This is a predicted structure of a 350-nucleotide part of an RNA (small-subunit ribosomal RNA, central domain) from an uncultured bacterium.
Rfam family: Bacterial small subunit ribosomal RNA.
Context: one part of a larger RNA
RNA sequence: UUGGGCGUAAAGGGUGCGUAGGUGGCGCCGUAAGUGGGGUGUGAAAUUUCGGAGCUUAACUCCGAAACUGCGUUCCAUACUGCGGUGCUUGAGGACUGGAGAGGAGACUGGAAUUUACGGUGUAGCAGUGAAAUGCGUAGAGAUCGUAAGGAAGACCAGUGGCGAAGGCGGGUCUCUGGACAGUUCCUGACACUGAGGCACGAAGGCCAGGGGAGCAAACGGGAUUAGAUACCCCGGUAGUCCUGGCAGUAAACGGUGCACGUUUGGUGUGGGGGGAUUCGACCCCUUCUGCGCCGGAGCUAACGCGUUAAACGUGCCGCCUGGGGAGUACGGUCGCAAGAUUAAAACUC
Numbered sequence: 001u002u003g004g005g006c007g008u009a010a011a012g013g014g015u016g017c018g019u020a021g022g023u024g025g026c027g028c029c030g031u032a033a034g035u036g037g038g039g040u041g042u043g044a045a046a047u048u049u050c051g052g053a054g055c056u057u058a059a060c061u062c063c064g065a066a067a068c069u070g071c072g073u074u075c076c077a078u079a080c081u082g083c084g085g086u087g088c089u090u091g092a093g094g095a096c097u098g099g100a101g102a103g104g105a106g107a108c109u110g111g112a113a114u115u116u117a118c119g120g121u122g123u124a125g126c127a128g129u130g131a132a133a134u135g136c137g138u139a140g141a142g143a144u145c146g147u148a149a150g151g152a153a154g155a156c157c158a159g160u161g162g163c164g165a166a167g168g169c170g171g172g173u174c175u176c177u178g179g180a181c182a183g184u185u186c187c188u189g190a191c192a193c194u195g196a197g198g199c200a201c202g203a204a205g206g207c208c209a210g211g212g213g214a215g216c217a218a219a220c221g222g223g224a225u226u227a228g229a230u231a232c233c234c235c236g237g238u239a240g241u242c243c244u245g246g247c248a249g250u251a252a253a254c255g256g257u258g259c260a261c262g263u264u265u266g267g268u269g270u271g272g273g274g275g276g277a278u279u280c281g282a283c284c285c286c287u288u289c290u291g292c293g294c295c296g297g298a299g300c301u302a303a304c305g306c307g308u309u310a311a312a313c314g315u316g317c318c319g320c321c322u323g324g325g326g327a328g329u330a331c332g333g334u335c336g337c338a339a340g341a342u343u344a345a346a347a348c349u350c
């Protein structure tokens, strides 16, 4: 390479949009490039295969036939693919109506709590631990009441509840805005799927500039513990955590499961919508579409388990794997202010 794989053994890109490319619904007409068949030309000889002959046999040599799986040309076929034309509506998209949602951005705003400041009451402790000590306190702490300031986070509601492509999103109100879902079956008429490069988004931590700083808290200081204690425990505490603008681009970025479409027994719960039955109206009930869970059948799986939200049965496209270590390292390239990220070996060794 062929082939086999990717939930847990090596292996799904962090996620989306999308370029090239690959792939592509149901008919009709044309064409005949691919495809299939026939004719013809060529495919040197040797070699090869088969039949036969000659050296005593064989190797070898000679004769005959086949083959040379290919290419050119011509004729025919038209199922499938392609190409050109034309039509269709089920794929896709649009329109209208409707409700659900922590989807995103900006602005404004309320309350609880912590802390601090000031004031009142009040007196000797408070805090902390396994026990202590450092620490705070007679310059009046802690406790308690009132007032004020400021920052951050959103108790209950809250739910294997909802929304989002993922990261993620939770007090309230307003403005702007994305997506999904249901109903009508009105419009377009294959406009589709995937997607190498590319572009955008991307938790925490980190970086740059400017603000902010209540609580928490790397580093750091102190007290303990201990043989030691650069820790675990305690008292403090700065970056940071927050906001604005920019950079970075990684995670157990996990469902450890790429995206899309079709097909294949069920039960049960729950979120959002439609229809029906019933009713004064609803709930319960039946049915249907769409999401999120649990259990489980066939089937699959090495097993565990998955099981209409597939890891079942198929198709299309992309990414990735190929023994362990060396190593996601070195070198080089690209990107970055840096930290580093990305691409990515070999010697050697088992």
Base pairs, nucleotide, nucleotide: 004321005320006319007304008303012318014201015200016199017198021194022193023192025088026087027086028085029084030083031082033081034080035077036076037075038074039073040072041071042070048066049065050064051063052062053061054060091191092188093187094186095184096183097182098181103177104176105175106174107173108172109171115149116148117147118146119145120144121143125136126135162169163168206247207246208245209244210243211242215241216240220236221235222234223233258317259316260315261314262313263312266295267294268293269292270291271290272289273288274287275286276285299306300305323350324349325348332343333342334341335340
The full RNA is in RNAcentral, with records from ENA, Greengenes and SILVA.